Notes:
A computed fold for a 67-nucleotide RNA from Caenimonas koreensis DSM 17982, annotated as SAH (S-adenosyl-L-homocysteine) riboswitch aptamer. Rfam family: SAH (S-adenosyl-L-homocysteine) riboswitch aptamer. Its family is annotated with regulation of gene expression and S-adenosylhomocysteine metabolic process in the Gene Ontology. Rfam 15.1 lists 1,354 matches to the family in 1,132 species. Its mean pLDDT, the model's own confidence on a scale to 100, is 80. The sequence is in RNAcentral, with records from Rfam. Of the family's consensus pairs, 89% are formed in the model.

[in-house]
RNA sequence: GCAUCCGAGGAGCGUUGCAGCACCACAAGGUGUGAGGCUCGGACCUACGCAACGACGCUCACCCACU
Repeated sequence: GCAUCCGAGGAGCGUUGCAGCACCACAAGGUGUGAGGCUCGGACCUACGCAACGACGCUCACCCACU
């Protein structure tokens, strides 16, 4: 450095469908699935503070402000 794994980024329902995956064809393609695929961190201890994002619609939770 790359890949994999683990953790975190609040949760759920519905819809669409790109990538990816599986299958069929193999010329083009087709069918199914499919909205954490992204970001951060990963030797140990203490204190304090703390991310940015993730199609569309809805519900709940949490935080802040106003009434």